[in-house]
RNA sequence: GGCGAGGUAGCUCAGUUGGUUAGAGCGUCGGAUUCAUAACCCGGAGGUCGCGGGAUCGUGCCCCGCUCUCGCUA
Numbered sequence: 001g002g003c004g005a006g007g008u009a010g011c012u013c014a015g016u017u018g019g020u021u022a023g024a025g026c027g028u029c030g031g032a033u034u035c036a037u038a039a040c041c042c043g044g045a046g047g048u049c050g051c052g053g054g055a056u057c058g059u060g061c062c063c064c065g066c067u068c069u070c071g072c073u074a
Stems, first nucleotide, its partner, number of pairs: 001073007010026004019057001028044004050066005
């Protein structure tokens, strides 16, 4: 350089055929329980969906460019 996969919450990841609210587990914070801690239970906070542009009434999802990570290849 070429090809492929990927970038969504602090971490690991879902997200269907583009549609009505962006989610789960872990973590974190508060509460309940306990003599106390852990475990279990209840609740909360936390998001520019990598960046920019385009198409669309409407995009995490489609198109283009850029960027970063991983793999294969020369």
Molecule: transfer RNA
Organism: uncultured Flavobacteriaceae bacterium